The RNA shown here (small-subunit ribosomal RNA) has 1426 nucleotides and comes from an uncultured organism. It matches the Rfam family "Bacterial small subunit ribosomal RNA". The coordinates come from a structure-prediction model, not an experiment, and the mean pLDDT is 84.
C1' cells in the first nucleotide's frame, strides 16, 4: 500500500413472502405530451338578455305588463398567494450580524384625524350590417355605472423661501409666507328631517411584506499571473419607491491581484441528514426558510406588488388544425401517457377538518389540503402455537457396523385462540357559522344597528373505520445466507487445473472441511443475501494526531525582499486575550423529562443546549502597539595570529615529446602470449645544444582554508573571510527566509588563440563462437588560455539553517593564560577525528561536529510501475534544463536485520582428490548387461554420481509374469450353506486328444459312535450365493526394507543470558586430534544422538584339554603305519598383554606432538560389524504387508508350442590376447579355506580325451572332491601374424535331463579370424595393499569369463599450487523449488486498445463584422379631445 468485520440509504437485483401502524416513492431526459381537473368571486357597483311563471290582448304568427332570471358584457377585488422543479447561478445567491439620516407597502389595526360638494362626455353589452374555413376582425346606430374627465374646497400631505433647537448624511419637533393636489356610491331603517352600516377620498401611526447597502463565513485548478475603458474616482444632468456609472457629457488615471485578481471546471444555499469517541469527513431526497426558473431567447404593459407557470408582444425549435389564405399550443400543478433507464404509484373520494380567494352574508371556488389505493422501499409492533411426551419409532445422513446424529424434534394426549373466517354492535375526529334567545355596556330623539359575555343551533370524504361482543377450529401463515483463515458454524458423495468458487489470502491436476449435491450445524428472520454509494476502521493528509541518514522525502550553495518569529526595565491606551450583562441564534429536528395512541415506531408539551455574531460595563498577566531607557544578543575600532581562500603579474627546476649534431649497431617497442608499429634511408641506447606546452615530486598529514563547487612550485601587488585576548563605542540594529539575485565540478556549446603529454570518436593489431569491449599501436575533438553560454552530478555526512541545554575518555590544528631553565602538566576559546554513558532508533547505528532534549523559520514526502514520461508554459544557440500529470496495470514494491544455500570471495583443514607410481578401460575377438531397432511376444522393474556380470546365488520344459492356440467358470487355493454318493487316499492299465481333459477298466484298503433306524468326521460329485483370485494401476496415498551424501563429524535439547523479533549464545576464539578428540579461555552451565570404547577376527604369550590332530626322545613301518608320549605344531576354551604407562625435548607446569627405551605388537596395531539429525516426493505395490481404484465365463485358472537367447547399430562391465619377465615339452616343490548322502566318490580296468564300468571308504581334524598354480631345474622356439593369439567353422563324440532344433556344458581331430599395446578421454589402488597365480563355495539335473570366499608370490607418495568432493570460520547476495537459482531486452506469431493517415462530416464556444423583430425612452409629424 491492498483487503475485511460496523453504521447508513429516496436505492436496484436474486430467492422468499401472514397481518397492522407510521413514513416515503422519476436520483435518469429542465425530454415530449392525448384527456380531465388545478383561480375565481361579487346582482348589496352597472346596464340588461335568453329562458321560466302569472295576467291582459290577439289577425292565432304573436304582442304588452308584472315577477323571477342562467350565460355573456362593463366594473371591483383576487389572479405576484398556494402548488412544481433545481436548468442556470461561485453571486451580497445563501447563512449570520448590522444599517437604511437612501426607500415602498393593497388588504388589516389604532371603535386615529378630516372629508364624501356639484357637473360632463363617452364606451362594452345590445341592434343592424360586412369580411373570414376558422381564430377573429371591421363599419354604422344607440345605452349604464363604485368605469372615465374637468370644476369647487384643503385638517393633514408634497414642493419652494426665511429662520430656531436636538441629532447619525436627505432625520425629528415646532414657527411664518407662497404654490400644488380629493372623492362614489350601494344596502337597511325612518317620525322622511335624517340616522345606521358597508364603501370611497386626503392624512398620521403601527403591523405585515418587500427593495437596497455593508462586515464575516462556506468548492476545485497556478499546467489560469496578471486583469480592467464605464473600467476607478470627481463635477453637472437624467433616471428610480430609493442610494449608486444605474445612464449620460466632461475632467482626472485610477481600481483589483500571490491573504490568489482574471480565467476554467463543478455546484442551487441553509436549518439539517449520515458517519465518527471527538475533531472532522460526506450529503443537501422527504419537512421548513431563502433564491432561481416556467418550451428556448428577448421585451415591456397592468398593478400596492410581476418584468407575471395555467397574462400579453416579438423571434426560434417542436406539435396540432386548415378551405393553404391563415391560425392554435406550452403538465418543472394533480392524476395519467410515450421514451429513456437497474429503477419510482391511482387518469380515486371529499371540501367533513385545517388554510386561502371573493362576498355584508348565505355561499361559491380550492388536485393547497384531508383521506383512501398501489409498492416489504424504510422504521416499528404482532403472529405462524403452548404443555406433556423415549419404544430415544420410522425415514435420512455418517459409521470401525458396535453405534452415533437429526431428536422432545415428530406421532400421540391435554390446552389456548393473538391472528383468521362468519355474524352483530359501534366511538372520536364537530370547533361553531348564519340565526335565535338572554345579560351587561357606549351613544342617540326613535328604529335598524354596534361592543363584550352566556345558552341554543345544521354539517363526516375516510367508513359502518378504530374498538368491542359471540361462534368455529391448531385451524390461514418460514424463508434466506453462510460453515478454509480473517469469522460463529462439518461430514459424506460426485467432479479431477474440468466444471466452477473468490472481499483479500487463495481453493480445484483421483482421498477437495474452499467447486456441485445431501446430512448436520451457525446467523438473521417476513425477511435474507448481492451490487452501488458515503463515513468509519485509516494516526493511510496526522489541528487534536505522522514523517524526511539507509524505507517516499533536506532545496547544490549563499545573499537577501515580503512574510513568520524575536533579549531586559518602566509607563500609556486597550487591538488580540479574560470576564459580567444584554439582543439574536425561526419553527421542525437532535438531547433531557413528562404525556397521548394496548407497546413501539409516530405524535404532543415543557426545559436546557445551540461552543456563533452584534451591543455594552470591567480587568491588564501575556502577545501586539506608542513613549522613555538598558546591555547580556548583534555589530564597530584598537592589539596580535594561522591559512593550497580569491584575482593579476613575474620567475624557477625536474620530467615528456620534438628538432639539429656527435658516438654507435641491430634491433626496439609492446603483451598473459603476440601482432599492428618503428628501425640498415641508422632506430632503441648515450652525449651536447635548442624549441614547445602542460603539470608542480619530496614537504603532505582523517593536516589547513573556503558558503558550496573547490583550492597545492616560488615571489610581488590587490583583496575577502576567520580566530584569540581584553578596553572603548552603538544600543535589539537579531534568526529564518516563499519569490528575486549571485556563485556553482566534469562534460558540452559559441568566438579567437594554443596544442607537449593524455585522449571520447575513428583506424589497425590481438582476444573471442562473435568482440561495434576489456589488452596493444596510432589518433581527432577535447583537456590549456581569454571572453560569453549551459546550470546539472552518488553537487553525499545520501543528515536544511540558527540558538539553548544534556556524563566521560583519547588524538590532532590555530590562539591565549598559569607553570617551567626548557618541559611535562593544568585552565580556556575556535576547529577537526576516534571510542563510548544516558537518551533516541524498525534495526543498522547516532551519541556536545546528535540521528538526544527543546524553540524559530524554510524546503520536501504520502504504495509499486506507467514516469521525471506526455502535454502546456518558462529558460537555452543547441544539447537540454525547470515546472510536471493522467489513462492503464500490479498486490505488492521497499528498508534493516536473521537462518540457510550459493560465489570463476577470503582464511584453515581433510580424502587415491591431485601429484609420484603400478596396472587397466577406451582399439581387437568373445562373454554378459543396457539402449535402440525388430517381433505375435521379444514379460516387468532399475536410468548422472546413487541404472547398465543390477532384481537374476544360475530362462532348454518348469521357472514365466509375455505371445499364439486349446480348455474351465464358486473356480488351481480359503470359509460357510443345501442335496446326493460313499468309503476316502493311493497304484496300474486301455481308448480319444498336442496336452489340459474326457470316458472306462483293474487292484488294495474297509473311519468313529450307535438305541442298529441312523448320526458324525472325511472324501468325491451337483447347486446356490456370500466370496475366492489378479506379478492389474497408483512407490506422488503407505508400512517395512534399501541406496546415496558418508564412517563425513556433525545434529540437537534443558535451564540461564541476550535481542521488540526471526534468532543468537552454548557449538565461536587460542592450541590439538582421525574425530564437536581433548586442553585453555569465555554468559554460559549441563545433557542427548553421533565419534571413541565395549563385540567378532587376526598378530604374542600363559594355562586347560589331547582325538580323527602332532612326533622331540624309545621301538617299529614303504608310510605317525603301529606301540608309546602330549614336550612341540595345531585345534578351541579361559586369561595375560598396549595404557602415551616410562625417559627426553617442544608446548601455556595443559591437551598434545616429536624422539627413545622396553616389547610379538606403539600411539585407533591390521581387518570387520556398527551408518547421528536429515537430504534426494531417490528405489521397490513384481519378496512381503497395505489404503483407494479397476477386473469377475476374465486383467482369474489349467495345458501345448513359442518368446525372454532376435540384430544394421550405440554404451557399460568383464575374459582372452597381441608375446621372450614369453610359449611349449619333460622333471620337481610348497597352501589356505571350504563342500559331501537322490551326495563326495578312492583304487583298479577301458577310452587320445570328455568320460565309462565296477566299487572301497566317508554324515567327515579319520574317507573323498584334491592334481594347487605362478615357482624351480632343464630342453626348444629367436621376433615372425610366429611353436604368439585363439575367434570362427567342419567332422566325430561324452554327460545331464521326458526332451539339448530354436537354446546347454565339455572332449578329440581339423580350421586358425581380428589383434603387433590401443585417439580424445577415463578408472582402480598406499601394505601383505596394487599387480599376478591358482583353489573352494552358493545357486544348481545340467549350465560362470559373473558373484562370494581362500591362500601363494609381492612394488612407489616431494608435497597441497591446481581439478573433484567434504568440514569449520568469515564475507557479499535482488537466491529460499535455494546458482540446474533469479532475471533483462530484442525478435517471431495471434489478438485487443490507442496513436498516425489523403481526407470527410457534425457540435459547442470565442472574437470581429453585417443584418435586425417586438418594445421602452426621446424627438418630429398626423388624428381625437372636456
Nucleotide at each position: 500500500g491492498c483487503u475485511c468485520a460496523g453504521a447508513a440509504c429516496g436505492a436496484a437485483c436474486g430467492c422468499u413472502g401472514g397481518c397492522g401502524g407510521c413514513g416515503c416513492g422519476u436520483u435518469u431526459u429542465a425530454a415530449g405530451c392525448a384527456u380531465g381537473c388545478a383561480a375565481g368571486u361579487c346582482g348589496a357597483g352597472g346596464g340588461g338578455u335568453a329562458g321560466g311563471g302569472u295576467g291582459u290582448c290577439u289577425u292565432c304568427g304573436g304582442a304588452c305588463a308584472c315577477c323571477u332570471g342562467a350565460g355573456a358584457c362593463c366594473g371591483g377585488c383576487g389572479a405576484a398567494c398556494g402548488g412544481g422543479u433545481g436548468a442556470g447561478u461561485a453571486a451580497c445567491a445563501c447563512g449570520u450580524a448590522u444599517g437604511u439620516g437612501a426607500u415602498c407597502u393593497a388588504c388589516c389595526a389604532c371603535u386615529g384625524g378630516g372629508g364624501u360638494u356639484g357637473g360632463g362626455g363617452a364606451u362594452a353589452g345590445c341592434c343592424c350590417a360586412u369580411g373570414g374555413a376558422a381564430a377573429c376582425a371591421u363599419g354604422g346606430g344607440g345605452u349604464a355605472a363604485u368605469a372615465c374627465c374637468g370644476a369647487a374646497u384643503a385638517u393633514g400631505u408634497u414642493c419652494c423661501g426665511g429662520a430656531u433647537g436636538c441629532u447619525g448624511u436627505g432625520g425629528c419637533a415646532a414657527c411664518c409666507g407662497g404654490a400644488a393636489g380629493a372623492a362614489a356610491g350601494g344596502c337597511g331603517c325612518u317620525u322622511c328631517g335624517g340616522c345606521g352600516u358597508c364603501g370611497c377620498c386626503c392624512u398620521g401611526u403601527g403591523a405585515u411584506g418587500a427593495g437596497c447597502c455593508u462586515g464575516c463565513g462556506g468548492c476545485u485548478c497556478a499546467u489560469u499571473a496578471g486583469u480592467u475603458a464605464g473600467u476607478u474616482g470627481g463635477u453637472g444632468g437624467g433616471g428610480u419607491a430609493a442610494c449608486g456609472g444605474c445612464c449620460u457629457a466632461c475632467c482626472a488615471a485610477g481600481g483589483c491581484a500571490a491573504c490568489g485578481a482574471u480565467g476554467a471546471g463543478u455546484a442551487g444555499c441553509c436549518g439539517a441528514c449520515c458517519u465518527g469517541a471527538g475533531a472532522g469527513g460526506g450529503u443537501g431526497a422527504c419537512c421548513g426558510g431563502c433564491c432561481a426558473c416556467a418550451c428556448u431567447g428577448g421585451g415591456a404593459c397592468u398593478g400596492a406588488g410581476a418584468u407575471a407557470c395555467g397574462g400579453c408582444c416579438c423571434a426560434g425549435a417542436c406539435u396540432c388544425c386548415u378551405a393553404c389564405g391563415g391560425g392554435a399550443g406550452g403538465c418543472a400543478g394533480c392524476a395519467g401517457c410515450u421514451a429513456a433507464g437497474a429503477a419510482u404509484c391511482u387518469u380515486c373520494c371529499g371540501c367533513a377538518a385545517u388554510g386561502g380567494g371573493c362576498g355584508a352574508a348565505a355561499g361559491c371556488c380550492u388536485g393547497a389540503c384531508g383521506g383512501a389505493g398501489c409498492g416489504a422501499c424504510g422504521c416499528c409492533g404482532c403472529g405462524u402455537g403452548g404443555g406433556u411426551g423415549a419404544a430415544g419409532a420410522a425415514g435420512g445422513c455418517c459409521u470401525a457396523a458396535c453405534g452415533g446424529u437429526u431428536g422432545u424434534a415428530a406421532a400421540a394426549c391435554c390446552c389456548u385462540u393473538u391472528u383468521c373466517u362468519g355474524c352483530g354492535u359501534g366511538a372520536g375526529g364537530a370547533a361553531u357559522a348564519a340565526u335565535u334567545g338572554u345579560u351587561g355596556g357606549a351613544g342617540g330623539g326613535a328604529a335598524u344597528g354596534c361592543c363584550a359575555g352566556c345558552a341554543a343551533g345544521a354539517u363526516g370524504a375516510c367508513g359502518g373505520u378504530a374498538g368491542c361482543g359471540c361462534a368455529g377450529g391448531a385451524a390461514u401463515a418460514a424463508g434466506c445466507c453462510c460453515c478454509g483463515g480473517c469469522u460463529a458454524a462439518u461430514u459424506a458423495c460426485g467432479u479431477g487445473c474440468c466444471a466452477g468458487c473468490a472481499g483479500c489470502c487463495g481453493c480445484g491436476g483421483u482421498a477437495a472441511c474452499a467447486c456441485g449435491u445431501a446430512u448436520g450445524g451457525g446467523g438473521c428472520g417476513a425477511g435474507c443475501g448481492u451490487u452501488g454509494u458515503u463515513c468509519g476502521g485509516a494516526a493511510u493528509c496526522a489541528u487534536u494526531g505522522g514523517g524526511c541518514g539507509u524505507a517516499a522525502a533536506g532545496g547544490g550553495c549563499g545573499u537577501g525582499u515580503a512574510g513568520g518569529c524575536g533579549g531586559u526595565u518602566a509607563u500609556g491606551a486597550a487591538a488580540g486575550c479574560c470576564u459580567g450583562g444584554u439582543g439574536u441564534g425561526a419553527a421542525a429536528g437532535a438531547c433531557u423529562g413528562c404525556a397521548g395512541c394496548u407497546c413501539a415506531a409516530c405524535u404532543g408539551c415543557a426545559g436546557g443546549a445551540g461552543c456563533g455574531c452584534g451591543c455594552u460595563g470591567g480587568g491588564a498577566a501575556c502577545u501586539g502597539u506608542g513613549u522613555a531607557a538598558c546591555u547580556u544578543g548583534a555589530g564597530u575600532u584598537c592589539u596580535g595570529g594561522a591559512g593550497g581562500g580569491g584575482g593579476a603579474g613575474u620567475u624557477a627546476g625536474a620530467a615528456u615529446u620534438c628538432c639539429a649534431g656527435g658516438u654507435g649497431u641491430a634491433g626496439g617497442g609492446g603483451u598473459g602470449a603476440a601482432a599492428u608499429c618503428u628501425g640498415u634511408a641508422g632506430a632503441u641506447a648515450u652525449c651536447u645544444g635548442g624549441a614547445a606546452g602542460a603539470a608542480u615530486a619530496c614537504c603532505g598529514g582523517u593536516g589547513g582554508c573556503g558558503a558550496a563547487g573547490g583550492c597545492g612550485a616560488a615571489c610581488u601587488c590587490c583583496u575577502g573571510g576567520c580566530c584569540a585576548a581584553g578596553a572603548a563605542c552603538u544600543g535589539a540594529c537579531g534568526c529564518u527566509g516563499a519569490g528575486g539575485c549571485g556563485c556553482g565540478a566534469a562534460a558540452g556549446c559559441g568566438u579567437g588563440g594554443g596544442g607537449a603529454g593524455c585522449g571520447a570518436a575513428c583506424a589497425g593489431g590481438a582476444u573471442u563462437a562473435g568482440a561495434u569491449a576489456c589488452c596493444c599501436u596510432g589518433g581527432u575533438a577535447g583537456u590549456c588560455c581569454a571572453c560569453g553560454c549551459u546550470g546539472u552530478a552518488a553537487a553525499c555526512g545520501a543528515u536544511g539553517u540558527g540558538c539553548a541545554c544534556u556524563g566521560g575518555g583519547u588524538g590532532u590544528u590555530g590562539g591565549a593564560g598559569a607553570g617551567u631553565c626548557a618541559a611535562a602538566u593544568c585552565u580556556u576559546c575556535a576547529g577537526u577525528g576516534c571510542c563510548g554513558a544516558a537518551g533516541c532508533u524498525a534495526a543498522c547505528g547516532c551519541g556536545a561536529u546528535a540521528a538526544g532534549u527543546g524553540c524559530a523559520c524554510c524546503g520536501c514526502c504520502u504504495g509499486g510501475g506507467g514516469a521525471g514520461u506526455a502535454u502546456g508554459c518558462u529558460c537555452g544557440c543547441a544539447a537540454g534544463a525547470g515546472u510536471g500529470a493522467a489513462a492503464c496495470u500490479c498486490a505488492a514494491a521497499g528498508g534493516a536485520a536473521u537462518u540457510g544455500a550459493c560465489g570463476g570471495g577470503g582464511g584453515c583443514c581433510c580424502g587415491c582428490a591431485c601429484a609420484a607410481g603400478c596396472g587397466g578401460u577406451g582399439g581387437a575377438g568373445c562373454a554378459u548387461g543396457u539402449g535402440g531397432u525388430u517381433u505375435a511376444a521379444u514379460u516387468c522393474g532399475a536410468u548422472g554420481a546413487u541404472a547398465c556380470g543390477c532384481g537374476a546365488a544360475g530362462a532348454a520344459c518348469c521357472u514365466u509374469a509375455c505371445c499364439c492356440g486349446g480348455a474351465c467358470u464358486u473356480g488351481a487355493c480359503a470359509u460357510c450353506c443345501u442335496c446326493c454318493u460313499g468309503g476316502c487316499c493311493g497304484a496300474u492299465c486301455c481308448u480319444g486328444g498336442a496336452g489340459a481333459c474326457a470316458g472306462g477298466a483293474u487292484u488294495u484298503u474297509u473311519c468313529u459312535c450307535u438305541u442298529c433306524g441312523g448320526a458324525g468326521a472325511c472324501a468325491g460329485g451337483a447347486g446356490u450365493g456370500a466370496c475366492a483370485g489378479g506379478u492389474g494401476c497408483u512407490g506422488c496415498a503407505u508400512g517395512g526394507c534399501u541406496g546415496u551424501c558418508g564412517u563425513c563429524a556433525g545434529c540437537u535439547c534443558g535451564u540461564g543470558u541476550u535481542g521488540c523479533g526471526a534468532g543468537a549464545u552454548g557449538u565461536u576464539g587460542g592450541g590439538u586430534u582421525a574425530a564437536g578428540u581433548c586442553c585453555c579461555g569465555c554468559a554460559a552451565c549441563g545433557a542427548g544422538c553421533g565419534c571413541a570404547a565395549c563385540c567378532c577376527u587376526u598378530g604374542u604369550g600363559u594355562u586347560u584339554a589331547g582325538u580323527u590332530g602332532c612326533c622331540a626322545u624309545c621301538a617299529u613301518u614303504a608310510a605317525g603305519u603301529u606301540g608309546g608320549g602330549c614336550a612341540c605344531u595345531c585345534u578351541a576354551g579361559a586369561c595375560a598383554g598396549a595404557c602415551u604407562g616410562c625417559c627426553g625435548a617442544g608446548g601455556u607446569u595443559a591437551a598434545c606432538u616429536c624422539g627413545g627405551a622396553g616389547g610379538a605388537a606403539g600411539g585407533u596395531g591390521g581387518g570387520g560389524a556398527u551408518g547421528a539429525c536429515g537430504u534426494c516426493a531417490a528405489g521397490u505395490c513384481c519378496u512381503c504387508a497395505u489404503g483407494g481404484c479397476c477386473u469377475u465365463u476374465a486383467u482369474g485358472u489349467c495345458c501345448g508350442g513359442g518368446g525372454c537367447c532376435a540384430c544394421a547399430c550405440a554404451c557399460g562391465u568383464g575374459c582372452u590376447a597381441c608375446a621372450a619377465u614369453g610359449g611349449u615339452g619333460c622333471a620337481g616343490a610348497c597352501a589356505g579355506a571350504g563342500g559331501g548322502a537322490a551326495g563326495c566318490g578312492a583304487a583298479a580296468c577301458c577310452g587320445c580325451g570328455a568320460g565309462g564300468u565296477u566299487a572301497a571308504g566317508c554324515a567327515a581334524a579319520u574317507c573323498c572332491c584334491a592334481g594347487a598354480a605362478a615357482c624351480u631345474g632343464u630342453a626348444u622356439c629367436u621376433u615372425a601374424g610366429u611353436u604368439c593369439g585363439g575367434a570362427u567353422u567342419g567332422g566325430a563324440g561324452u554327460c545331464u535331463g521326458c526332451a539339448a532344433c530354436u537354446c546347454g556344458a565339455c572332449u578329440c581331430c581339423a580350421u586358425g579370424a581380428a589383434g603387433u599395446u590401443g585417439g580424445a578421454a577415463u578408472c582402480g589402488c598406499u601394505a601383505g595393499u596394487a599387480a599376478u597365480c591358482g583353489c573352494g563355495g552358493a545357486u544348481c539335473a545340467g549350465c560362470a569369463u559373473g558373484c562370494c570366499g581362500c591362500g601363494g608370490u609381492g612394488a612407489u607418495a616431494c608435497g597441497u599450487u591446481c581439478c573433484c568432493g567434504g568440514g569449520c570460520c568469515u564475507u557479499g547476495u535482488a537466491c529460499a523449488c535455494a546458482c540446474c537459482g533469479c532475471c533483462c531486452g530484442u525478435c517471431a506469431c495471434a489478438c485487443c486498445a490507442u496513436g498516425g493517415g489523403a481526407g470527410u462530416u457534425g457540435u459547442u464556444c470565442u472574437u470581429a463584422c453585417u443584418g435586425g423583430a417586438c418594445g421602452a425612452c426621446g424627438u418630429u409629424g398626423g388624428g381625437c379631445c372636456a